[in-house]
Context: one part of a larger RNA
Molecule: large-subunit ribosomal RNA, domain II
Organism: bacterium
Order: sequence, then structure tokens, then C1' cells
RNA sequence: GCCCGCGAGUUAGUCUGUACGGCGAGCCUAAGGCCUAACGGGCCGGAGGCGGAGCGACAGCGAGUCCGAAACGGGCGCCCAGUCGUACGGGCUAGACACGAAACCUUGUGAUCUACCGUUGGUCAGACUGAAGGACGGGUAACUCCGUCUGGAGGGUCGAACGCGUGAACGUUGAAAAGUUCUGCGAUGAACUGACGGGAGGACUAAAAGUGUAAUCAAACUGGGAGAUAGCUUGUUCUUCCCGAAAUACCUUUAGGGGUAGCCUCGGGAUUGACUAUCGGGGGUAGAGCGACUGGAUGGACAAUGGGGUCUACCCGAUCACCAUGUCCAACCAAACUCCGAAUACCGAUAGUUGUAUCCCGGGAGAAAGACUUCGAGUGACAAUAUCCGAAGUCAAAAGGAGAAAAAUCCAGAUCGCCGGCUAAGGCCCCUAAGUUGUACUUAGUUUUUAAGGAAGUCAGGGUGCAGAGACAUCCAGGAUGUUGGCUUAGAAGCAGCCACCAUUUAAAGAGUGCGUAACAGCUCACUGGACGAGGAUCCUGGCGCCGAUAAUUAUCGGGGAUAAGUACAACGCCGAAGCCGCGGACUCGAAAGAGUGGUAGGGAAGCAUUGUUAUUGCGGUGAAGCGAUGUGGGAACGCGUCGUGGAGCGAUAACAAGUGAGGAUGCGGGC
Repeated sequence: GCCCGCGAGUUAGUCUGUACGGCGAGCCUAAGGCCUAACGGGCCGGAGGCGGAGCGACAGCGAGUCCGAAACGGGCGCCCAGUCGUACGGGCUAGACACGAAACCUUGUGAUCUACCGUUGGUCAGACUGAAGGACGGGUAACUCCGUCUGGAGGGUCGAACGCGUGAACGUUGAAAAGUUCUGCGAUGAACUGACGGGAGGACUAAAAGUGUAAUCAAACUGGGAGAUAGCUUGUUCUUCCCGAAAUACCUUUAGGGGUAGCCUCGGGAUUGACUAUCGGGGGUAGAGCGACUGGAUGGACAAUGGGGUCUACCCGAUCACCAUGUCCAACCAAACUCCGAAUACCGAUAGUUGUAUCCCGGGAGAAAGACUUCGAGUGACAAUAUCCGAAGUCAAAAGGAGAAAAAUCCAGAUCGCCGGCUAAGGCCCCUAAGUUGUACUUAGUUUUUAAGGAAGUCAGGGUGCAGAGACAUCCAGGAUGUUGGCUUAGAAGCAGCCACCAUUUAAAGAGUGCGUAACAGCUCACUGGACGAGGAUCCUGGCGCCGAUAAUUAUCGGGGAUAAGUACAACGCCGAAGCCGCGGACUCGAAAGAGUGGUAGGGAAGCAUUGUUAUUGCGGUGAAGCGAUGUGGGAACGCGUCGUGGAGCGAUAACAAGUGAGGAUGCGGGC
């Protein structure tokens, strides 16, 4: 893991409600007892309970009473049937749907493991080093001292046994719930070790690690309290039908739990409710406005005043890219500004449509973690699949079609069947059901990713000025004189710089557009003539394109591929869903006509099956139950045959009672 079996709302008491039944202003017995055919039996038993009257703290009074001096005031009452039983829904008390803690308390058992201590024993191959001390000799005045031997110290050295466990590999469902191999550390010591003994659970022990105390330790193990408690997690077993939520508010040592309300359901009772149109209302949002307030805020003009700066100062003053105030002009801003002011929304009336959708009383809930999308605000950064409110939708609890794929987007709400039809969104070259036509645009595979910004891409529209009296481009020619203008400068001659920018001759020609020179020179432009002969120059707007454009498979438009099968506009078709229609069936509501039947939590309704009991009635060795195969009926749970196997019990009908339905609980037992 699979298969088989077991496995979770029970029982008792009490309160409350619903249904049914008995009796009824009454109803019922409890303990106990008697009888008995011993049963789910019958009869006593009224102790007591509930109801029949309330009000008041009480005395008390009483259809009233209390407050009060009192009421024609106010509160609670007076009218309205109960009680007992059975079944079921729910609350509470009990373990109270089942399993599950970590823990707490208490009685005992443990130091055969291990830590420490006590007593008594045991063990440590071999080798090395060579302390103190000693002897002898030397040496000294005498010591110190020197040499050679001797000696055998040490938490000394190397290294077996023994003890330990450094590094690595293996092992990791192991050979082993800590090992093996190689390597390594200690190895006369604070060494190792045998036996016996000591002290223990908030205690012992501890060269101290919260270590060890029998594979268990930040409080051992065992029995008991005990089914501790678990606002937590998981699981909770047959079927069909009707309705169908919530993820909000307030309070909460409350925030993942509760209480009450809102939202769902069931019963009873009322007769409302919603939408549309018209009419009547209040408003201060959007917008707008501000010489209408409160504030903010830009530029200009003017004026004077005040301040400030500068100049001058003896005073008078002058002046200013400064500041404030004022007047005028122009243009603005505001959630906590408003002279104004919608659309909606909200309240009400009337009419129409709908037809219980509304409200009240009572029984039962669940939910009280919501999510995204669009719109209006706050927080944030006019960030976030962010967060927090409001309005709506969808998902949640919704399947189907579209979006390649994809809860929350678009279309659309699945009662069941059909090899029928029409459509929605979206599509119609192939994958893949269905397409053609017309007019334009695009050349980028744009289509099939984005911006600032950039560009004689291309199409369309418009403005301005030029043009057969010849434009634009090109070619030929001219482009001069006073003059090298004046100044400056070493020089400055059109062309370093400053000032001026005239005049003449002309078809035209700047006191010079650029290059150039040390300065000239030289080239060139403006401007003019000729040649040529038709449009050309510039600006603005729009359409579609281009660049900007950098990531890991060629890695993509879903793919193939496409110059339309791209884009824009237009036309007529078609495809396309569980939508709608058609035909047939089921159920709910309804007199019918007809309408309805997605669904989680959850409420309500009707059934199926299992085990047993009672009554009635059956089957069975001519083969019961069970098991296997097969056929068949029913809307489901399920039912009924036939054959085989099996070998002794088993049903049906009507009631009743439950140890009554299994796939899940890291469920329990067994088998494989």
C1' cells in the first nucleotide's frame, strides 16, 4: 500500500419547542404496596407537582394592587386552557460525537547501566633518560667546586597488555538502536580494574556538559486521580427531493474563540414589498467660482506711504533687478473655502406591472479568516496579486462556450434523455466547425511587447511665399570703384578686435557668407546676366510604418504558415454553449393555464437497507443462510429471478427497539 473485519451525536436527568394522543378548570401520580396467566400486564397509593389571580421589599389588600396626602396620573395585572404521556428538534448537567497532548498531584520501584563516595582486593611486557643522596679520587687554609663510579627519582620518555576515542573511509531497512578497519592519545598515575556497600526524583550525583541517575532526563520509571483539560488539528459511515447563506456591526484579557443583531431555513399570523412613470420634498457631493467669505499664490503697471540699500549729507533730497501695504490689469489654487451647483441616491404620494418577493411571533442553523475585477476616496510613491473604506459584478457555493493553457475577465446560469433547429461571446487558410465581396493603407513578417527622443519612410489634408515677364537644381560669365573705410595694431588690406556701415559705376556686386595669408594674394558666397524649360521651396496636421529594442532550446503569433490569412471602413453570409427553441420523461407549486427544479456551510421533507422483539403468515436435505456467475425491475438508497457452490436454517406483512449503513481519523486487528 491493497483486501476483509472493527471504528465516532449515545444514555440518564431536567428545561424549552413541534407533532400526535388521553382527560379537561382541571391534569398527573412518586416512593411504596396488592393481584397475576410473570407480561412492554392489571389495580391501589394524591405525599407532592403544574394550572386555576394578581400586585407589593413587607405587613397586606385583591380584579385589582403598588407608588403616594391624593389623583381623572403612572407601573405590573384583570379578557385569552391546562395537564399527563410518547416520538422528534434544541439548551443545560453529566467524559456527552470519536481519537490525540505537553503537563499536574499522589503511592511505590530503581545506582546489576552510568556519576561520585566508602571498604577490600587485583593489574601495568620491554626499552630509554638518569634527580636527590652516597663512595672513591682530585682540589681548597677550610668550604664552594671538578672527575669517575654508585644510586634509581619523575602526575619523566618510547612502546605492548589495559584504558581512551584524534582524523578518515566504510556502515546508515547496519553484522551493531553508536560498530568495523586504518590512523591516533594515555600507558607509575588526578592510572586502570574485580567484588561488596552508600545516598534518588524538585531529589541524588556532578574536575560543570543542564552532565549522569537501567537504549528514557531543563525533573526517571510504575500504578492511581483519569475518559485530566485541549477556545486546537484530524476524522465522523445509506438515498432522493425543496430552499439556501456568511466571511459584516456592536461588546468581549477579545482578535483563528464567544454573546446579540444582520444574512439562511421551518411553522404560525398579518398584508405588505419591489420596479417603472409622473408629481412633491430636503441636501451641498461632481463640476464651477472666488471684487462672495476664509486662506494660498504668479506676472505687470501705477501711486504714495513706511522700511531697507546706494549717493549726498548741515538740512532739503535724489535714486534702486529690495520688502510690506494700496489701486488697476492679466492668469490661478483648496478634504477640513463657497456667491453657486447637478446627475444619481434617499423620503413620500398617485397610477401601472409583478404576485408574497414584505412585516410580526416562535423552533433550528451556519457564518463572524474572504478573494479578484470595474468605478469613487484614504494610506503608500496618482508603487504592489499591498493596505483600508464605499458602490457594483464574479468566484467562494457555478458546471458549459471564449480567452492556446489560466477560481475572480467576456458570454452564459447544467431537472433528465435526443445522431433535431437558432443564436451569445468569440471566430470562419490548415491543425479546427465556419468567408466571401468592395474601397483604401502598410513592406516593417509591422501584424505577433514599451517610452522619452530621433529620421528627405510612405499616404492623405492644409498654410505661406516663388514660377513661361522663365522659378528650383545644375552649367557658363560677372561679383567692381572711392578704399588698404576710421580706430587699433609690429601688421589689421571685406574676413583678430572696436566704431560706423556711406557713396559711386552698374544687369548686379555686403565697407562683405565661409575657407585662406605674417599681412597681402588666392578660392567662395550673397547679388546679377546667359544656357536650360516646369513645377519647385518651406511649414503644419492626420493614417500606417522605421530606429530607440540587451539572456540563456531556432523557442516562437497556440503551431504550421501568411504580403494577406495584416490594418481601417463597409456589406452580406456562416460556425459557435449544458443559453433559447423543438420532441419525450420525472418531480415541486398551482383548481387550471402555466411557472419552476446549479449549489458549499446549513435548515426542511420523503424514503431504502441492516440486527433484534411482538402479532399474523410462510419457505427449507425434492437443499436454508452465505458465496460465485448471469438475467431482470425501480427515480435513488435498493429489489426479484435462474444456474453453480454450500449443507441447516431462513423469510414476508404490520408495528416496535436500536451496539443501524465506512474510504479516509500519520485510525485499530488480521491477511497478502